Predicted 3D model of a 74-nucleotide RNA (transfer RNA) from a Bacilli bacterium. NCBI's taxonomy places the organism under Bacteria, Bacillati, Bacillota, Bacilli.
């Protein structure tokens, strides 16, 4: 320095051709069970999607700039 690809919940990861509450699974929290703890079971919480911008009636999703990690080329 060139190119492609990724960024959503603490962690892994889904989100269909842009549409009506953004979900799963694990771990964390409360209950239940148990003599007790693990397995089970239930319940509620947790993210305004990397960041600013523009497009549209409507962005997690499309477009530009930056940031962060990666690969591959030289």
């Nucleotide at each position: 320095u060139g190119u492609c690809c990724a960024g959503u919940a603490g962690c892994u990861c889904a989100g269909u051709u842009g549409g009506u509450u953004a979900g799963a699974g694990c771990a964390g929290u409360c209950g239940g069970c148990u003599u007790a703890u693990a397995u089970c079971c239930g319940a509620a919480a947790g993210a305004u999607c990397c960041u600013u911008a523009g497009u549209u009636c409507a962005a997690g999703u499309c477009u530009a700039a930056g940031c962060u990690g990666g690969a591959c080329a030289a």